Model confidence (mean pLDDT): 84 of 100.
Predicted 3D model of a 476-nucleotide part of an RNA (small-subunit ribosomal RNA, 3' major domain) from an uncultured bacterium.

Context: one part of a larger RNA
RNA sequence: UGACGGGGACCCGCACAAGCGGCGGAGCAUGUGGUUUAAUUCGACGCAACGCGAAGAACCUUACCUGAGCUUGACAUCGUCUUAAAGCGGUAGAGAUACCGUGUGUCUUCGGGCGAAAUAUUCGAGGUGCUGCAUGGUUGUCGUCAGCUCGUGUCGUGAGAUGUUGGGUUAAGUCCCGCAACGAGCGCAACCCUUAUUUUCAGUUACUAACGCGUAACGGCGAGGACUCUGAAGAGACUGCCGGGGACAACUCGGAGGAAGGUGGGGACGACGUCAAAUCAUCAUGCCCCUUAUGACCUGGGCUACACACGUGCUACAAUGGCUACUACAAAGAGGAGCAAGCCCGCAAGGGGGAGCGGAUCUGAGAAAAGUAGUCCCAGUUCGGAUCGUGGGCUGCAACCCGCCCACGUGAAGUCGGAGUUGCUAGUAAUCGCGGAUCAGCAUGCAGCGGUGAACACGUUCCCGGGCCUUGUACA
Numbered sequence: 001u002g003a004c005g006g007g008g009a010c011c012c013g014c015a016c017a018a019g020c021g022g023c024g025g026a027g028c029a030u031g032u033g034g035u036u037u038a039a040u041u042c043g044a045c046g047c048a049a050c051g052c053g054a055a056g057a058a059c060c061u062u063a064c065c066u067g068a069g070c071u072u073g074a075c076a077u078c079g080u081c082u083u084a085a086a087g088c089g090g091u092a093g094a095g096a097u098a099c100c101g102u103g104u105g106u107c108u109u110c111g112g113g114c115g116a117a118a119u120a121u122u123c124g125a126g127g128u129g130c131u132g133c134a135u136g137g138u139u140g141u142c143g144u145c146a147g148c149u150c151g152u153g154u155c156g157u158g159a160g161a162u163g164u165u166g167g168g169u170u171a172a173g174u175c176c177c178g179c180a181a182c183g184a185g186c187g188c189a190a191c192c193c194u195u196a197u198u199u200u201c202a203g204u205u206a207c208u209a210a211c212g213c214g215u216a217a218c219g220g221c222g223a224g225g226a227c228u229c230u231g232a233a234g235a236g237a238c239u240g241c242c243g244g245g246g247a248c249a250a251c252u253c254g255g256a257g258g259a260a261g262g263u264g265g266g267g268a269c270g271a272c273g274u275c276a277a278a279u280c281a282u283c284a285u286g287c288c289c290c291u292u293a294u295g296a297c298c299u300g301g302g303c304u305a306c307a308c309a310c311g312u313g314c315u316a317c318a319a320u321g322g323c324u325a326c327u328a329c330a331a332a333g334a335g336g337a338g339c340a341a342g343c344c345c346g347c348a349a350g351g352g353g354g355a356g357c358g359g360a361u362c363u364g365a366g367a368a369a370a371g372u373a374g375u376c377c378c379a380g381u382u383c384g385g386a387u388c389g390u391g392g393g394c395u396g397c398a399a400c401c402c403g404c405c406c407a408c409g410u411g412a413a414g415u416c417g418g419a420g421u422u423g424c425u426a427g428u429a430a431u432c433g434c435g436g437a438u439c440a441g442c443a444u445g446c447a448g449c450g451g452u453g454a455a456c457a458c459g460u461u462c463c464c465g466g467g468c469c470u471u472g473u474a475c476a
Stems, first nucleotide, its partner, number of pairs: 001476002003473003007470002010467004015460002019424005026315008034306002042053002064301002067298001070295001077120001080116002087102006105114003126290002129288001131286001135284002137279003140275001142273001147186006153162003166177003192267004197235007207224002211222003238261001241255005317417001321376006334363002338357002343352003383414001388409007430452005436446001
């Protein structure tokens, strides 16, 4: 100087407390451990691994295993060779591949490219082989915590200190005052995006107040530029104003006006560093290793196994509910190898057909909870839907291993969950649906969108984590 203390003082955080909802019990989904296996590819392991890499394993992916075949090779470079390759058809084969037949060019920046065989060569390809404790890059974490430092000066023999401590204040090393310090940098804040109000301009595919036309009805039409909305430029919030407190300061409490009030709400943004944290399997890369194999190609299998254990979720256990009928109100996003309407067929999944739309125009598209009416009458039930049987649908060469969906039948556990543990302070929790990426198909996951919409917070003694000052130390 740090670190640590079941030392002290001060302060903060859904840290506790006060509340609301969960998890832990059940069934299923998913990840992991374990076990099994020819293989169940690999990585991730307290917080900070475990719906994580994976925004989507039937083949492919795929790295694993079985078997079949290849060896300058699936890919690259150099030189050489030519007018062939490719494609199409046939035979054998599980296919890779092998053979036979047919067939001859196409693009061009006029250099050439697309092909073939051989060669270079102990050399060059290739390696998801090893080492994240050799590395770059990227990322997590403490933590959006308020800290981390430097120059000069001063003090100290020196390590170092001072500044950065102190008195206040703040979300903040934020600001004020004081001070052997005076300044400065990286962080904080602001500048960026979005949301809440409004003005001007613009007005189609959006809108419809007035006028006119028209209809069973509808901005449907003429028209309008008011309104909504869209999207470009502005305005607006700054403790600016008033009062109390305070050191006349910083600031704080209350009030006015205002759409909004004291960083208005949300996002992006992550200092010096810590964990030899994670990643050699995104990529790049040193060393080492393989080179008729640890490379490359194909078939089938596996990653989907199952006495079990754990994590994260979904659905429930019902009446604030289930079912039936009728009937309202969103936002955001997607669409051309695409989204697909009306219409017809089917109980349905879906099928036929194909208008419109590269989309404020068309389409998916019906929002659901809510509301109105009816029914059930507290039961393992008209709760719950697992499991299983049968028949179908869709995608795709192909759904046996191993997809999703529909109909009928079947109708398991489960009556609110031990010790314990977790999320959340407002348009939040809870609850309800909607679209998107990936994607042929496959979503209870992920990342978004809106609808309905709470309760509680006395407070900081205690638990956990953190900040600052101080003290002790046999630790560095």
RNAcentral holds the full RNA, with entries from ENA, Greengenes and SILVA.